[in-house]
Context: one part of a larger RNA
RNA sequence: CCCGGCGAGUUACUGGGUGGAGCAAGGUUAAGGGAUGCGUGAAAGCGUAUUCCGCAGCCGCAGCGAAAGCGAGUCUGAAAGGGCGAUAGUUCCAUCUAGUAGACCCGAAGCCAAGUGAUCUAACCAUGGCCAGAGUGAAGUCGGGGUAAAACCCGAUGGAGGCUCGAAGUGUUAAACGUUGAAAAGUUUCUACAUGAGCUGUGGUUAGGGGUGAAAGGCUAAUCGAACUUGGUGAUAGCUGGUUCUCUCCGAAAUAGCUUUAGGGCUAGCGUCCACCGUUAAACCGCGGGGGUAGAGCACUGGUAAAUGUAGGCGAGGCAACCCCUUGUCCGAAGUUUGUCAAACUCCGAAUACCGCGGCGUAUUAGUGGGCAGUCAGUUCGUGGGGGAUAAGCUCCACGUGCGAGAGGGGAACAACCCAGAACGUCGAUCUAGGUCCCAAAGUGUAUGCUAAGUGGAAAACGCUGUGGAUUUGCAUAAACAGCCAGGAGGUUGGCUUAGAAGCAGCCACCCUUUAAAGAGUGCGUAACAGCUCACUGGUCUAGCGAAUCUGCGCGGAAAAUGACACGGGGCUCAAGCAUACCACCGGAAUCACGUCUGUUGCGGAUCCUCCGGGAUCCGUAACGGGGUAGGAGAGCGUUCUUGAUGCGGCGAAGGCAUACCGAGAGGAGUGCUGGAGCGUCAAGAAGCGAGGAUGUCGGG
Repeated sequence: CCCGGCGAGUUACUGGGUGGAGCAAGGUUAAGGGAUGCGUGAAAGCGUAUUCCGCAGCCGCAGCGAAAGCGAGUCUGAAAGGGCGAUAGUUCCAUCUAGUAGACCCGAAGCCAAGUGAUCUAACCAUGGCCAGAGUGAAGUCGGGGUAAAACCCGAUGGAGGCUCGAAGUGUUAAACGUUGAAAAGUUUCUACAUGAGCUGUGGUUAGGGGUGAAAGGCUAAUCGAACUUGGUGAUAGCUGGUUCUCUCCGAAAUAGCUUUAGGGCUAGCGUCCACCGUUAAACCGCGGGGGUAGAGCACUGGUAAAUGUAGGCGAGGCAACCCCUUGUCCGAAGUUUGUCAAACUCCGAAUACCGCGGCGUAUUAGUGGGCAGUCAGUUCGUGGGGGAUAAGCUCCACGUGCGAGAGGGGAACAACCCAGAACGUCGAUCUAGGUCCCAAAGUGUAUGCUAAGUGGAAAACGCUGUGGAUUUGCAUAAACAGCCAGGAGGUUGGCUUAGAAGCAGCCACCCUUUAAAGAGUGCGUAACAGCUCACUGGUCUAGCGAAUCUGCGCGGAAAAUGACACGGGGCUCAAGCAUACCACCGGAAUCACGUCUGUUGCGGAUCCUCCGGGAUCCGUAACGGGGUAGGAGAGCGUUCUUGAUGCGGCGAAGGCAUACCGAGAGGAGUGCUGGAGCGUCAAGAAGCGAGGAUGUCGGG
C1' cells in the first nucleotide's frame, strides 16, 4: 500500500418548540395492587402485554400588592398618568433542540492514591579473592673520615612510595568501520591506570518528592528535571484527525460590540423553516431638505516666483564735525501690481450619495412572533483614499464586481481578467467574448495606406540626413544647392606686448585702397616666416535646393545564469504585422427550437375525509423557477430483529459467479451455473441500521 471484517450524535431524566392522538375548565395518575393473555418452569415463582383500581402528587382554571387586603382588576399617585394583569389547558407518543450525565468517536503531556522493584546501577556494611616481570633506591643501621662533643662528608647495607616501565585486571583518548549493525552502544588500531581514594566474587542495607551521588540532574532493571504496576479514569484537550445510503427546495459568513479576548466564545448582522399580518419592500418619477467632497479660487490662514523700490540698511560725496545735507544700474520690510500652491486654507461649489413626503410599483417583497443553524483566518480586480518609496501577489479603510460556494467558452497553460450563471436529452439553430495560413472550427476576404525593424513578438531619459503625411519660411532660368576650374590682392610684419608675435599665444583697434571678389582674417600649420584652407567672387554645369514646426510607423539605448525559450508552435513581409472602412463565416452548458423530469403559485376537474370553515391525494393546464460549500427544510431506498397477515423451498432456500432487464437515484427483479437448508412479500413496530479515508483496529496478501 491492497483486500475482507469491525469502526463514531446514543441512552436516561428535566425544560422548550413542532406534528399526531385522547380528554377538556379541566387533564393526568405515581409507588403499589387486582384480573386476563403469552413465555419459561415440575411447581412455587419470575418476566412480559393489555385492562381496571390506587385521588398521594403535578399542571391548569385570577390577578395585583412588601403586606393588611381588594379582585377582572389591582398596585402606585393629590390627580393626570404609569406598572403588572383581564379563560385553554393537560396527558401520552413521535421528532428537533438545550441542560445534567464520558454525551459523536479516537488521541495527550500530566495530577493523586495504593503497591512492586537495588539480580542493572549508586553508596555503604559483612566476608573472601587478585595484582607476571623489570626499574628507581627514602628513613634507619653498620664501617671509615670528621668534631671538644655534635653537626656534617664518603662507602656499604637497607627496601620506603596514592614512585617509574609494563602483562593479567580495570578504564576508554583519537580515528576508522558499523548505523534495516555480528551488537537497542560493538569491532579494529592508538591510548590511561596497573600496591591503591586499586580491582573483583558472594551475602546484605538504603525506595519514589524518596534513595544514592569525588555533583553529570548522574544512577535507581534497555525507563528518570521525579521509576514501574494497578486504580481514580471514558482525567481534561477553546487543539488535530475522522464521522458511513439517495433525491428534492432554499442558501450564508469571514462584519460590529464585548471578552486574561485575538485560530475560542456571547449578542446583533447575514441563511432556513413554521405561523401570523395583508400591500406594506426594492427600483423609478415628482417635490422638499441639510452638506462643504471633486473642481475652482486667493476674500481669511499660511506658503511661493517676479516687478515696483516707500520706511530702513549699506556704499559714495559734502561739511571742522555730526544724529545734518546730497547722491546711487546696491540690498530691502509693509504696501501695490502680476503669477502660483494647500489633508489639518475657503469669497465659492457640483455630480453622486443620504433623509423626508407624495405618486407609481403588488411579489418567492416588506413587517411581527417563534424553532434550527452556520459564520467571527477571507481574497482578486476596478475606483476613492491613509501607511510605505504616488515599492510589493504589501498593508489598512470605503464603494462595486467576482472567487470563496460557480461549471461552460476565451485568455497557450492560469481561483480572481473578458463572455456567460450548468435540471436532463439532440450528428439542431442564432449569437457573445474571442477568432477565421497549418497544428485547429471558420477568409491565404475586399478597399486604401503604413512598417523593413521579424518591428509585430518586453522597457526609460536621451540620441538619429530611417521613412510616410501636414504646415511655415528662404534661395533659384537675371541660373540657385552640391561638385569641378580659377581668383582670394595692396597699405601691412596694423598698433601693443614679446627673444620672436608677420591674419591665426595674448591685449587694443578692426580702417583705407585696387576690385568680379577678397576678414587687419574660419581652421590646419611654422621657433617666427613660409605653406595648405575657408569666408567672398568669376567660370563650368543644370533644376530644383535649404531651414524649421506638428504628426504616423520604425532604429539605437537593451547584460543572467542547462539550449534555442520575451509570437502557444510551425511559420508569416503589397503579411498570416499595423491603421481605417466594409462583407462573410466559426464560436459556449448563453439564447432559441423540440422532447422529458421536477418545485412553487394560479385556474379547472376527480376521489376521500369533514367539527361544513375547509383539508388531503391525484389528473390537466398556464406562469415563474430547478449552479451551489457551511447550513436549514422536505421526501425516500436499503440492513437486522419483533408482531400480525400471506407465500416460496431437496422438482433446490440463503449466500456466490455471470448477465444486453426495470427505476430519476439510494436500489429492485428475471435467467443460467454454483450452493445444499432455509427465505421472502404486505401492514405496523424497534434499532448495536449503511465506510474509502480517522499515521484507525483485527486477519490475510